[in-house]
């Protein structure tokens, strides 16, 4: 240095819920709060999953069905970067 990940050390992040806000929704932002996480740091390149405003289809209509350009990195794979140093 690389691989690797300890009943090590110093730390870090922050699920659900609640409050306020944004959004058509999925979901996101902030506060509070910790379920957990060795990358739960960053990044949609590929896949999965979620939503369906807009568009399309059926229908008198209501409802419905299809579809991301939307979302999810704490779904997986990939890329980039990083703390420590036992076996």
């Nucleotide at each position: 240095u690389g691989c690797c990940g300890a009943c090590a050390a110093a730390g870090g992040c922050a699920a659900a819920a609640c409050u306020g806000g944004c959004g058509a929704a999925a979901g996101c932002c902030a506060g509070c709060g910790a379920c957990g996480c060795a990358a739960a740091a960053c990044u949609u390149a590929g896949g999965g999953u979620c939503u369906a405003a807009g568009g399309g289809c059926c229908g008198u209509g209501a409802u419905g069905c299809c579809u991301a350009u939307g979302a999810u990195a704490g779904c997986c794979u990939g890329g980039u970067u990083g703390c420590c140093g036992a076996a």